[in-house]
RNA sequence: UCCGAGGUAGCUCAAUGGUAGAGCAGUGCGCUGUUAACGCAUUGGUUGUCGGUUCGAAUCCGACCCUCGGAG
Numbered sequence: 001u002c003c004g005a006g007g008u009a010g011c012u013c014a015a016u017g018g019u020a021g022a023g024c025a026g027u028g029c030g031c032u033g034u035u036a037a038c039g040c041a042u043u044g045g046u047u048g049u050c051g052g053u054u055c056g057a058a059u060c061c062g063a064c065c066c067u068c069g070g071a072g
């Protein structure tokens, strides 16, 4: 330099163009001698950045940034 994969909640990951969810973690409550475990509820998002397409974009297109793999 070129090719490919990826970037979404604190972490691991979903979401076929139609208001972004789950598990774990956090917080509160219940359970009890206490803790853990378990149950219920709940907080948490500029979907890497900037543009474009569209009535509507995490999703499609372009450029750029970062990570991983491959080629030279």
Base pairs, nucleotide, nucleotide: 001071002070003069004068005067006066007065010024011023012022013021018055026042027041028040029039030038048064049063050062051061052060